[in-house]
Context: one part of a larger RNA
RNA sequence: GAACAAACGCUGGCGGUAUGCGUAACACAUGCAAGUCGUACGAGAAAGAGUCCUUCGGGGCUUGAGUAAAGUGGCGAACGGGUGAGUAAUGCGUGAGCAAGCUACCCUUGGGUAGAGGAUAACAUCUUGAAAAGGGUGCUAAUACUCUAUGAGAUUAGAACUGCACAUGUAGUUUUAAUUAAAGAAGGCCUCUUCGUGAAAGCUUUCGCUCUAGGAUGCGCUCGCGUACCAUUAGCUAGUUGGUGAGGUAACGGCUCACCAAGGCUGGGAUGGUUAGCCGGCCUGAGAGGGUGUACGGCCACACUGGGAUUGAGAUACGGCCCAGACUCCUACGGGAGGCAGCAGUGGGGAAUAUUGCGCAAUGGGGGCAACCCUGACGCAGCAAUACCGCGUAGACGAUGAAGGCCUUUGGGUCGUAAAGUUUUGUUAGGUGGGAAGAAAUACUAUAAGGUGAAUAAUCUUAUAGUUUGACGGUACCACCAGAGGAAGCCCCGGCUAACUCCGUGCCAGCAGCCGCGGUAAUACGGAGGGGGCAAGCGUUGUUC
Numbered sequence: 001g002a003a004c005a006a007a008c009g010c011u012g013g014c015g016g017u018a019u020g021c022g023u024a025a026c027a028c029a030u031g032c033a034a035g036u037c038g039u040a041c042g043a044g045a046a047a048g049a050g051u052c053c054u055u056c057g058g059g060g061c062u063u064g065a066g067u068a069a070a071g072u073g074g075c076g077a078a079c080g081g082g083u084g085a086g087u088a089a090u091g092c093g094u095g096a097g098c099a100a101g102c103u104a105c106c107c108u109u110g111g112g113u114a115g116a117g118g119a120u121a122a123c124a125u126c127u128u129g130a131a132a133a134g135g136g137u138g139c140u141a142a143u144a145c146u147c148u149a150u151g152a153g154a155u156u157a158g159a160a161c162u163g164c165a166c167a168u169g170u171a172g173u174u175u176u177a178a179u180u181a182a183a184g185a186a187g188g189c190c191u192c193u194u195c196g197u198g199a200a201a202g203c204u205u206u207c208g209c210u211c212u213a214g215g216a217u218g219c220g221c222u223c224g225c226g227u228a229c230c231a232u233u234a235g236c237u238a239g240u241u242g243g244u245g246a247g248g249u250a251a252c253g254g255c256u257c258a259c260c261a262a263g264g265c266u267g268g269g270a271u272g273g274u275u276a277g278c279c280g281g282c283c284u285g286a287g288a289g290g291g292u293g294u295a296c297g298g299c300c301a302c303a304c305u306g307g308g309a310u311u312g313a314g315a316u317a318c319g320g321c322c323c324a325g326a327c328u329c330c331u332a333c334g335g336g337a338g339g340c341a342g343c344a345g346u347g348g349g350g351a352a353u354a355u356u357g358c359g360c361a362a363u364g365g366g367g368g369c370a371a372c373c374c375u376g377a378c379g380c381a382g383c384a385a386u387a388c389c390g391c392g393u394a395g396a397c398g399a400u401g402a403a404g405g406c407c408u409u410u411g412g413g414u415c416g417u418a419a420a421g422u423u424u425u426g427u428u429a430g431g432u433g434g435g436a437a438g439a440a441a442u443a444c445u446a447u448a449a450g451g452u453g454a455a456u457a458a459u460c461u462u463a464u465a466g467u468u469u470g471a472c473g474g475u476a477c478c479a480c481c482a483g484a485g486g487a488a489g490c491c492c493c494g495g496c497u498a499a500c501u502c503c504g505u506g507c508c509a510g511c512a513g514c515c516g517c518g519g520u521a522a523u524a525c526g527g528a529g530g531g532g533g534c535a536a537g538c539g540u541u542g543u544u545c
Base pairs, nucleotide, nucleotide: 001545002544003543004542006541007540008539009538010537013391014390015389016388017387018386019384020383021349026347027346028345030344031343032342035075036074037073040072041071048063049062050061051060052059053058082302083301084300091227092226093225094224095223096222097221098220101219102218106215107214108213110211111210112209113208114148115147116146117145123138124137125136126135127134128133153180154179155178156177157176158175159174160173161172162171163170164169184207185206186205187204188203189202193200194199195198228274229273230272235265236264237263240262241261242260243259244258245257246256247255277299278298279297280296281292282291283290284289304325305324306323307322308321327338328337329336330335355381357380358379359378363377364375365374366373367372394424395423396422397421404415405414406413407412428486430481431480432479433478434477438472443467444466445465446464447463448462449461450460451459452458489534490533491532492531493530494515495514496513500529501528502527503526504525510517511516
């Protein structure tokens, strides 16, 4: 000199854009943060309103409504969001490999979607318990569950052949045997079939379901190189190193187990200890380098502490389960409930870090045919000079150089065109009026064209037109009104280092980054006048180069 997720002191007008618990991965009151689908399924209220009856207590029917709230089932909940405790390598970065692998939803290819069965929740009823939560009996449905059929294929095993590899092998063709699928829902119609002036189990369209091949995406595994400090850490290791066989996994592998061998790592730093999430980046620097890892983006790890599996395409699962532990809460003392390192917020710690806000309008995500629902992701607003950037606090003229302050050699000098005064402007703040972009879609309606179709039905695709949707926000922005009006401080002045005099003090009180000032004429302490620097900031402290 530059920088900062800063803090402190004094001061403080406005706007934009960013940033905001670095400490206790300390404990948490309260609310919200993951649901959705009735076009998978069976059931199904109440208040209110209307009406009828009435012994005036009430009761029936219609509506509310196939709505609400539950239940079975599907998909999602493994994403998104948080934190950095652990981890010096099961991590990260970079470059390769898997002929040792998996991949729901999505896209593309090609097949199929046949027949049958038994349950169970909800519900009803009985019952245990203080509660949380159950138990018995009875009824019922499905795209829930089970069995059978079929097999274009797929898998496994055997045989033959071909290509590619050549470390085990691997890809394909032909063939034999064995194993292996499925589910329906909604709209429309009468061409075909069945009943018969219309409907269906028929036809058709859409959404699904199932098998298969490929793609895309995501994930898993392996290897090379790089990745802090300590040798005042020198030896470490028995599943340890390798083999054979078996098990296990989506998959290779001591991953696990049995047996066999005695290996494996290490001064090019093993083992141990300390510290630490890694990177793109960021800061500094001419660069090389040094420091750093906040925000944003990628990867990893964690979710009260420790352990475990279940479900699933995917978790060893932040707002799931089980066990143990600590802590907190409820209890009828028998037993139960909980996990903010999600968004707000509270206590605590600390020099120190914000609102228990608005909205799903946009972007994105989940579910759904869709309408739509959910979304503390996100978009916005609030608070803070925390940082950066921009603007303002006026402009011009104005000498009798006014008054006053300070200094003085008492002549004067200086503050100083500064003020007053005259005049101009109108940024910003204030007031009045107007007032956005961000909205594209979806859906519905109408029209047209095309596809499927027996069809002028329905549906799908495309195009055009119309209707509908804004949290921010009456915000940004624009115009007008009045009016210099509301808006300047902080540090420094001995040298380094830009800027000097007077008074007070008298090695005192004090200053100080270094050198050093102060003991009676202090440009160094305190005040004043004057001056210098930066400016809505200025200085100090801390840290880095």
About this RNA: This is a predicted structure of a 545-nucleotide part of an RNA (small-subunit ribosomal RNA, 5' domain) from a metagenome. The RNAcentral record of the full RNA draws on SILVA. Its mean pLDDT, the model's own confidence on a scale to 100, is 84.